Predicted 3D model of a 78-nucleotide RNA (c-di-GMP-I riboswitch aptamer) from an Actinomycetota bacterium. Its mean pLDDT, the model's own confidence on a scale to 100, is 87.
RNA sequence: GCUGCGAAAGGGCAACCCCGUCGUGAGGCGGGUGCGCAAAGCCAACGGGCCUCCAGAGGAGGUGGCCGGGUUGCCGAA
Numbered sequence: 001g002c003u004g005c006g007a008a009a010g011g012g013c014a015a016c017c018c019c020g021u022c023g024u025g026a027g028g029c030g031g032g033u034g035c036g037c038a039a040a041g042c043c044a045a046c047g048g049g050c051c052u053c054c055a056g057a058g059g060a061g062g063u064g065g066c067c068g069g070g071u072u073g074c075c076g077a078a
Base pairs, nucleotide, nucleotide: 012037013036017032018031019030020029021028022027035065041071042070043069046068047067048066049063050062051061052060053059054058
C1' cells in the first nucleotide's frame, strides 16, 4: 500500500399492534409505534419456499423483514 473483518461516529430502515385507505384475498399505501436489521436499499422480468384467488389440471397474484442469487451504497478502529 492492497484485501478481509466490522468497533466507534454520523445517521438510516422499521416488526407486532393501532387508525385511515386500496384490494375478492394474500397483501399494499399513509400516520403513530419501535421487534429487530450492516444493506431490513432495489430486483418476484433468475431458482426455491410459504401465502392468496380461480371448482380444478393449471393459470393469475402476494411475500425482498423466508432463503439462495443479482445489483447499488455511508463510515471504516483493533
The sequence was found by an Rfam model in a public genome assembly. Lineage of the source: Bacteria > Bacillati > Actinomycetota.